[in-house]
Context: one part of a larger RNA
RNA sequence: UUGGGCGUAAAGCGCGUGUAGGCGGUUUGUUAAGUCUGAUGUGAAAGCCCUGGGCUCAACCCAGGAAGUGCAUUGGAAACUGGCAAACUUGAGUACGGGAGAGGAAAGUGGAAUUCCGAGUGUAGGGGUGAAAUCCGUAGAUAUUCGGAGGAACACCAGUGGCGAAGGCGGCUUUCUGGACCGAUACUGACGCUGAGACGCGAAAGCGUGGGGAGCAAACAGGAUUAGAUACCCUGGUAGUCCACGCCGUAAACGAUGGGUACUAGGUGUUGCGGGUAUUGACCCCUGCAGUGCCAAAGCUAACGCAUUAAGUACCCCGCCUGGGGAGUACGGCCGCAAGGCUAGAACUC
Numbered sequence: 001u002u003g004g005g006c007g008u009a010a011a012g013c014g015c016g017u018g019u020a021g022g023c024g025g026u027u028u029g030u031u032a033a034g035u036c037u038g039a040u041g042u043g044a045a046a047g048c049c050c051u052g053g054g055c056u057c058a059a060c061c062c063a064g065g066a067a068g069u070g071c072a073u074u075g076g077a078a079a080c081u082g083g084c085a086a087a088c089u090u091g092a093g094u095a096c097g098g099g100a101g102a103g104g105a106a107a108g109u110g111g112a113a114u115u116c117c118g119a120g121u122g123u124a125g126g127g128g129u130g131a132a133a134u135c136c137g138u139a140g141a142u143a144u145u146c147g148g149a150g151g152a153a154c155a156c157c158a159g160u161g162g163c164g165a166a167g168g169c170g171g172c173u174u175u176c177u178g179g180a181c182c183g184a185u186a187c188u189g190a191c192g193c194u195g196a197g198a199c200g201c202g203a204a205a206g207c208g209u210g211g212g213g214a215g216c217a218a219a220c221a222g223g224a225u226u227a228g229a230u231a232c233c234c235u236g237g238u239a240g241u242c243c244a245c246g247c248c249g250u251a252a253a254c255g256a257u258g259g260g261u262a263c264u265a266g267g268u269g270u271u272g273c274g275g276g277u278a279u280u281g282a283c284c285c286c287u288g289c290a291g292u293g294c295c296a297a298a299g300c301u302a303a304c305g306c307a308u309u310a311a312g313u314a315c316c317c318c319g320c321c322u323g324g325g326g327a328g329u330a331c332g333g334c335c336g337c338a339a340g341g342c343u344a345g346a347a348c349u350c
Stems, first nucleotide, its partner, number of pairs: 003322004007304002012318001014201004021194003025088007033081002035077008049065006091191001092188004096183003103177007110154001115149007125136002162169002206247006215241002220236004258317006266295011299306002323350003332343004
């Protein structure tokens, strides 16, 4: 390489948009590139295979034949693939009417709580722990009442609830804005799927500049614990956490499960929209579509388990794996302010 694989054994890119490419619905006509069939030429000799012959046999040698998957030219076929032309509506999309949603961005705003400041009441403790101590407090703390400041996060609602491609998104209001779903018609007429490169998004931490800083809290300091304690516990506490702009580009970025389409028993919750039935009405009952859970048949699986949200049955496209260590490392290249990231070996060893 072929092959076999990728939930947990090695293996699905963190996620999207999309270029090239690959693949692609129904009908008719045409073409004949692929495809199929015939002919001709070529396919050196030797060799292989067959027949016969020569060395006493054989190996070996000689003669003849066959074969030679291939290539070229040419005649034909037209089902399939491709090209061209025309058409279609079921794939895809557009218009219209609806309701749902922590989807995104910006501005504004609210209450509870913590901390701090001021004032009042009040007196000797408070705090903390397994127990203590460091620590705070007679310069009046803790507790309690009123007032003020400031920052961050939004209790209840809250739900295997919702939305988003993923990361993720949760007080309230307004503005701007993306997507999905349902319904009934009309329209476009294959406009589709995937996607090497590329481009964009991408938690936390970290970095740059400037703000901000209540609480929390790496580092650090002290108190304990301990044989020691560079920890776990306690008292403090700086970066950071927050905002703006710009970088970084990684995570157990997980469903450890790439995307699309079709098909293949059910049962039971729940969310959104619809139809029927019913009713004063909300319910209830039957049912369609789209999501989201649990249980389970066939089937699959090494087992665990998966099971119409497949890990079942198939097709299309992409990514990836190929014993452990060395190593996601060295070197080189590209990116980055840096930290580092991406790409990615070998020797050696078991």

The part of an RNA shown here (small-subunit ribosomal RNA, central domain) has 350 nucleotides and comes from a metagenome. Its Rfam family is "Bacterial small subunit ribosomal RNA". Its mean pLDDT, the model's own confidence on a scale to 100, is 87.